[in-house]
């Protein structure tokens, strides 16, 4: 907000308008009875009180409710004239008659509701007559129109004694003035939609009649053909309007609850009656829907009054009290009525006030929470002590709201009056729903009284636990994947507080619809261009006017509200008095600057005329040469053509090439130019004709004629369409060939349409772009181009003036988010138009115009997201650039050698297994951790075993400790046995060790390297990475660090808005190359002597060498080049020359790089086991794949033999000489040596000689068999070595890949670490010892500068479309539904009201008594609700199927875009 059954209440009152009397009471009269001052009964009288109803009057049109309808018959504001108005108020009147009818009685119909017939009766009911004006009609004469009585009491008069008349009060009649209320008209204002653009026949106007209270097409007859609309008619949707209310600085925006004014409605629709007023909420009639009663014939009803029930809903109260007050109706009044109203009840719904205590109180209690384990916090909070008592509770007192009315008495006024009425005073009895009121006093006791939300940022307020992308939160950003201040709980805190938070809605913030007050180059936004009607705006000078404008005055702008000054409730909310305000509208009086209107001028805007100039400006016609193609002919022979490379294609039937001739179409090289012209699109050979525009010079003329422009009109590249032609080249579609995973593409060969071409006609769009609308004015500079024109004399490619057009680049101020723009503005000022308002959906759907079609134009919504976008910055990236005009690196190139093929070794993957422990995985894992797995190691598996533990600390008790032997067992271990009494001492005890038992705890190579420390790898020994101050920029940032040189180097120099500095580079350190000094043993031996000939000895200190300390190398000197620089090139000297060689040294950072299994460590998990012990097994497996190596394939070699020359190391549980044994590995024995002394320890390649002769070999050595040696508890799984025998593959290695620039590669051997033993690995050492580098085009890595970017997790990026699935909203859709809405044409037509009629009927008045007027009933009838039919439009819901759209977890197919995105991208079209 809506529907709505039943019940109560909600509209009556008047007996002073009237008759009546059934019932009640009283009275009077009469009768009867009785116990006779009376009582009872009966009869009569409406005489009195009163009264069920009735006639009559007034009121039921107010008050109360609701907002369905209504976009103007409404409302608001201001006006207007053609009106009515009960009750109220000021004036004037009231004479005399008549006929009926309810009630009632009788009869009667019906269930009821309600009637029918006959008879009686009254009135302030009804009807004539009289009177009749300041009334009505009429030009006038004149005609016409009213009434009602009743009451009380006093006085006066009369009386038939019943009463009457006058006075008086109320009521009443007519007319008129007023007040109030109502009706009508006009102007302006008052929502949305143009995807509603055309509407209207009573329509617009006139004349006559009718009608109304009144104007009017309000109605009707006739005449005219008008009227309204872009200043938005008509139609559709929504909606009561206003004062006001909310919000806002204001302008505004939103709104219309309560209160007040107006309107509309009363179940839905229609209609009238009555009346002063209604077309009537609680009246009537009809129709419809609906509910109820019924005897089935027929009847009754209308809460959007107050309460209340049901339904619906998220949601809204008591079937209360009272008329005491205020007001209303009736009445003369008392009174009666009043769900209006006043009060109470319910509801924290709102506003305001108050309380739930106050003070003291540190042992900073307990408990909670946190903790770095000291403490912190809750917290003066509590307890405790001392006070107070509002509110609530109990008891007691107690206002105001009451004025009046009634009665009595008195006074005053009116009056003839002591009636009556009005006013006043006094007295009396009275009137309170609220109400157990407000308020006051007393009593007792801190007693009975605090919650809600939040704590990541916005936004005030933080920790722990639980959870583990789960559960959940969320206003936006977002939080949650094992350390969550974001979830849930707790503690603490913050904010409000009898409330708090959420949800919904309005305004503000939002300058985010911008009037105040925005924009349109690139963010959304300038129509493709021009012309131009309406509209808007408009040069200069007088005069006039007064519409706009300004000023004054008057009226109005209801009250309430808001504001302000006061007042009253203890305060406040609240109530109330005054003022201001209501910014508006209207009328009127002025002013005349500006705008507008009118008249008249002016020439600076605009235009016209005369004479020139330039031009791919437009249209038509004629014509020229070059080229392509085709055709014909000649010459001529095998290819041509094409591409990255090819192929298809053409060609021996003669191509291509070349020459000659002919045909045809299209386009116009050079000139040609940031040159010209045009409004834009656009326009290019030459010549002719027609046409438009622009400029210049000098004058003359018109006199604002102008600017812009919605709608409108015209033009408008390409593509496309129609008709008819033309058709050379090129070329969608199509065909073939390539490329490719595919290739409906790119490339190639052909090729049709269409068009390109012509004529006519359409389309109307482009990234139609300067992404910049048109016009005007103003404002610093520079350099041109083009085209006119003037002067000068020196006649020139001269000079100097003055115009137009543009034309471009740079640039100042200014502007701009920046980029940029900058007299051609995007600067400043003005005029007008167009357009924009987050992204997507979508320039789409539907609808309307246009089009032959394609399509174009206008142009939404649902839904969805929290972004989309612009400019610039730093990075990163690019199948971007830096060749003249960057750089480095064994990166390429030039060389040498390898890997990839074989066998074996070793590592990895995979597989297998009880287990094959774990880690490392592109470069930067894979002979890596592991500098060495038989047991141990060892972490894995199987089996067995114990549980404070193998290991640590503290405490209790006992014992020294450590050992011996035996038994069981695989061992761990268990049982038994035996030995032993130590060390220090202050004599108390103590230290170390062992055992026992309990609780703390130990332990974990379990997990997380994505929680971490430390360490390490890598880019990379690349030359980079930064900072301070200053400058520049709104800022991110920049500059420095870029540039020119140079370097190995951000090395250095020069320049420069930079000046300096730091970490890196370099140097300092070690080693090596030369030399000097010092010192000479274990090292050395030149000279002298001795000698077993061995520096062995005497001796020497020269040399080598060993250390210690010095020197030396710095572009220092010199020539040239270079900028008089840095530096480079060359040279001298020098052992060494331009960092001499090598090493150590690794910037800021990157990779969530590696490591929790070196170590440390947060968290987490296990605790008779994921910890510990023992034995055995495994890490050593084996269809296979890969990496790294060794050995080879041989003659630069193998084998045998002889023989020469190192360096650097190691050594006591060690190296081990010599000697003996063994073929050998080795064994035995011992000398020497903690090492410049002894040992390991023979260096090998090399060299001399011999042999092999290119073969699976005298190469190669795998594998296998046998026999041994050594280490070690132990050699099977699973060691190394030796001897004999065996003698595999392999004849130099595909694609591909890799190392190295000098004592390097290659090659040769030697030693060490680890280690009981076990290297082809690794770390070191020396011997022999090359080749090549033109150079930077290319590959790779890195650095610098620059460029593009839609990337920033940074190209392993981003991202597009189809398709499959799910969900959502939506369009189309054969249709279907709705008593949806509406138009038109009809049918039918209730009640009702005009009009007609005379069948029936009729009291009053009239009558010539026959009737008549008038009325009633009936009938007819125009209009008409509802209903029905047809048709059309529109709206809403629904619909098989279908179209696209959006959103979804990691689906499918490709890779279109972003970098030159790998074919530049994009726009329009097919």
């Nucleotide at each position: 907000a809506u529907u709505g059954a039943a019940c109560g209440c909600u509209g009556g009152u008047c007996g002073a308008g009237c008759g009546g009397c059934a019932g009640c009471g009283a009275a009077a009269a009469g009768a009867a009875g009785c116990c006779u001052a009376g009582c009872u009964u009966c009869u009569u009288u409406g005489u009195c009180g009163g009264c069920g109803a009735g006639c009559g009057g007034c009121g039921g049109a107010c008050g109360g409710g609701u907002g369905a309808g209504u976009a103007a018959u409404g409302u608001c504001u201001g006006g207007g004239g053609a009106u009515c108005u009960g009750c109220c108020c000021g004036a004037u009147g009231g004479g005399g008659g008549g006929g009926a009818u309810a009630a009632c009685u009788a009869c009667u119909g019906g269930a009821a509701a309600c009637g029918g017939u006959a008879g009686c009766u009254a009135a302030u009911a009804c009807c004539g007559c009289a009177u009749a004006a300041c009334g009505u009609c009429g030009c006038a004469a004149g005609a016409c129109c009213a009434a009602a009585g009743u009451g009380a009491a006093g006085g006066a008069c009369c009386u038939u004694c019943g009463g009457g008349u006058c006075u008086u009060a109320c009521a009443u009649c007519a007319u008129u003035a007023g007040a109030u209320g109502a009706a009508c008209c006009c102007a302006g204002a008052u929502g949305g939609g143009a995807u509603c653009a055309a509407c209207u026949a009573g329509u617009a106007g006139g004349u006559a009649g009718g009608g109304u209270a009144a104007u009017g097409g309000c109605u009707c007859a006739c005449c005219u053909a008008g009227g309204a609309g872009a200043c938005g008619a008509u139609c559709c949707c929504u909606g009561g309007c206003u004062g006001g209310u909310c919000u806002g600085a204001g302008g505004g925006g939103a709104u219309g609850a309560c209160c007040a004014g107006c309107c509309a409605c009363a179940c839905u629709g229609g209609a009238a009656c009555u009346g002063a007023g209604a077309c009537a909420c609680g009246g009537u009639c009809c129709a419809g829907a609906u509910u109820c009663c019924u005897a089935c014939g027929g009847g009754a009803g209308g809460c959007a009054g107050c309460a209340g029930u049901g339904g619906g809903g998220a949601a809204u109260a008591u079937u209360g009290c009272a008329c005491a007050a205020u007001g209303g109706g009736g009445g003369a009044a008392a009174c009666c009525c009043u769900g209006a109203u006043g009060c109470a009840g319910g509801c924290a719904u709102g506003c305001a006030g108050c309380g739930u205590g106050u003070g003291u109180g540190a042992a900073g209690a307990a408990g909670g929470c946190c903790u770095u384990c000291u403490g912190g916090u809750u917290g003066u909070a509590a307890a405790a002590c001392a006070c107070u008592u509002u509110c609530a509770g109990c008891g007691g007192g107690g206002a105001a709201g009451a004025a009046g009315g009634c009665a009595a008495u008195g006074g005053c006024g009116u009056u003839a009056a002591u009636a009556g009425c009005g006013c006043c005073a006094u007295u009396g009895a009275u009137u309170g729903a609220c109400g157990u009121u407000a308020u006051c006093c007393g009593c007792a006791g801190a007693a009975g009284a605090a919650g809600c939300a939040c704590c990541g940022g916005c936004u005030a307020a933080c920790u722990c636990c639980g959870u583990g992308c789960c559960a959940g939160c969320a206003g936006c950003c977002g939080c949650g994947g094992u350390a969550a201040a974001a979830c849930g709980g707790a503690g603490g805190g913050u904010g409000c507080a009898a409330g708090c938070g959420u949800u919904a809605a309005g305004c503000g913030a939002a300058a985010u619809u911008a009037c105040u007050g925005g924009g349109c180059g690139u963010a959304a936004a300038g129509u493709g261009u021009a012309c131009g009607c309406a509209g808007g705006c408009g040069g200069u000078u007088u005069g006039u006017u007064a519409a706009g404008u300004c000023a004054g005055a008057u009226g109005u702008g209801a009250a309430a509200u808001c504001c302000u000054c006061g007042g009253g409730a203890u305060u406040a909310a609240c109530c109330u008095g005054g003022g201001a305000a209501c910014u508006g509208c209207a009328u009127u009086u002025g002013a005349a600057a500006c705008u507008g209107g009118c008249c008249a001028g002016c020439u600076a805007g605009a235009g016209u005329c005369u004479c020139c100039u330039a031009g791919a400006a437009g249209g038509g016609g004629c014509u020229a040469g070059a080229a392509u193609u085709c055709c014909a002919g000649g010459u001529g022979u095998a290819g041509c053509g094409g591409u990255g490379a090819a192929a298809g294609g053409c060609g021996u039937a003669g191509a291509g090439a070349u020459c000659u001739g002919a045909a045809g179409g299209a386009a116009u090289a050079c000139c040609g130019g940031u040159g010209g012209c045009g409004a834009a699109g656009g326009c290019g050979g030459c010549c002719c004709c027609c046409u438009g525009g622009a400029c210049g010079a000098a004058g003359a003329c018109u006199g604002a004629c102008g600017c812009u422009c919605a709608g409108g009109u015209a033009c408008g590249c390409a593509a496309g369409c129609g008709u008819a032609g033309a058709g050379a080249g090129a070329a969608a579609a199509c065909a073939g060939g390539a490329u490719u995973a595919g290739a409906u593409a790119u490339c190639c060969u052909g090729g049709u349409a269409g068009g390109u071409c012509u004529a006519c006609a359409c389309u109307g769009u482009a990234a139609a772009c300067g992404a910049u609308g048109u016009c005007g004015a103003u404002u610093u500079u520079a350099a041109g181009g083009u085209u006119g024109u003037g002067g000068c004399c020196u006649u020139g490619a001269g000079u100097u003036g003055u115009g137009g057009c543009u034309u471009u680049c740079c640039g100042g101020a200014g502007c701009u988010a920046a980029c940029g723009u900058g007299u051609u503005a995007a600067a400043u000022c003005g005029a007008c138009c167009g357009c924009c308002u987050g992204g997507g959906g979508a320039g789409u759907a539907c609808g309307g115009g246009c089009g032959c079609a394609a399509g174009g134009u206008u142009a939404a919504a649902a839904c969805u997201c929290a972004a989309a976008u612009g400019a610039a910055u730093u990075g990163a990236c690019g199948g971007g650039g830096g060749g003249c005009c960057c750089c480095c690196g064994c990166a390429c190139a030039a060389g040498c050698g390898a890997u990839g093929g074989a066998g074996c070794a070793u590592g990895u993957g995979g597989u297998u297994u009880a287990a094959u422990u774990c880690g490392a995985u592109g470069u930067a894992a894979c002979g890596u951790g592991a500098a060495g797995a038989a047991c141990c190691u060892u972490a894995c598996c199987u089996a067995c075993u114990a549980u404070u533990g193998a290991c640590a600390u503290a405490g209790a008790g006992a014992g020294a400790a450590c050992g011996u032997g035996g038994c069981a067992g695989c061992a761990a271990u268990g049982c038994c046995u035996u030995a032993g009494u130590g060390c220090c001492u202050u004599c108390g005890g103590g230290a170390a060790c062992u055992c026992u038992g309990a609780g703390a705890c130990a332990g974990g190579u379990g997990c997380u390297g994505c929680a971490u420390g430390g360490c390490u790898g890598u880019c990379g020994u690349c030359a980079g990475c930064u900072c301070g101050u200053g400058u520049u920029g709104u800022g991110a940032a920049c500059u420095g660090u870029u540039a020119g040189g140079u370097u190995a180097a951000g090395u250095c120099c020069u320049g420069c808005a930079a000046c300096g500095a730091g970490c890196g580079c370099a140097a300092c350190c070690c080693u090596u190359a030369u030399u000097c000094u010092u010192u000479g043993u274990u090292g050395c031996c030149a000279g002298c002597g001795a000698u077993a000939c061995g520096g062995u000895c005497g001796g020497g200190a020269a040399c080598u060498c060993a250390a210690a300390g010095g020197a030396g190398a710095c572009u220092g000197c010199u020539g040239g080049u270079g900028a008089u620089a840095a530096a480079c090139c060359g040279g001298a000297g020098g052992a060494a020359g331009g960092u001499g060689g090598g090493g150590a040294u690794g910037a800021c950072g990157u990779c969530a790089a590696g490591u929790c299994a070196u170590c440390a460590u947060g968290g987490u998990c296990c605790u008779u086991a994921c910890g510990a012990g023992u034995a055995g097994a495994g890490c050593u497996a084996c269809a296979c794949a890969c990496g790294u190596g060794c050995u080879a394939c041989a003659a630069u070699g193998g084998u045998g033999u002889a023989u020469a020359c190192a360096a650097a190391g190691a050594a006591a549980a060690g190296c081990g000489a010599u000697c003996u044994c063994g073929c050998a590995a080795g064994a035995g024995u011992c000398a020497g040596c903690g090492a410049a002394g002894c040992u390991c320890a023979u260096a090998a390649a090399g060299u001399g000689c011999a042999u092999c002769g290119u073969a699976g070999u005298c190469c190669g050595g795998c594998u296998u068999g046998g026999a041994g040696u050594c280490u070690g508890c132990a050699a099977c799984u699973c060691g190394a070595c030796u001897c004999c025998a065996u003698g595999a593959a392999g004849u130099c290695g595909g694609a591909a890949u890799u190392g190295c620039u000098a004592g390097u590669a290659a090659u040769c051997g030697u030693g060490g670490a680890u280690c009981a033993g076990a290297a082809u690995g690794u770390c070191a050492c020396g011997g022999u010892g090359a080749a090549u580098a033109c150079g930077u085009u290319c590959c790779c890595u890195g650095g610098c500068c620059u460029u593009g970017u839609a990337c920033a997790c940074a190209c392993c990026g981003c991202c597009c479309g189809u398709u499959a699935c799910a969900c959502c909203a939506u369009g189309g859709g054969a249709g279907u539904g709705g008593u949806g809405u509406u138009g038109c044409a009809a049918a039918a037509g209730a009640a009702g009201u005009a009009g007609g009629u005379a069948a029936c009927u009729u009291a009053a008045c009239c009558u010539u008594c026959g009737g008549a007027a008038g009325g009633g009933c009936g009938u007819u009838g125009a209009c008409u609700a509802u209903u029905u039919u047809g048709u059309a439009a529109u709206u809403u819901a629904u619909g098989a199927c279908u179209g696209g759209g959006g959103u979804g977890a990691a689906g499918u197919c490709g890779u279109a875009a972003c970098a030159a995105g790998g074919u530049a991208a994009c726009c329009g079209u097919a």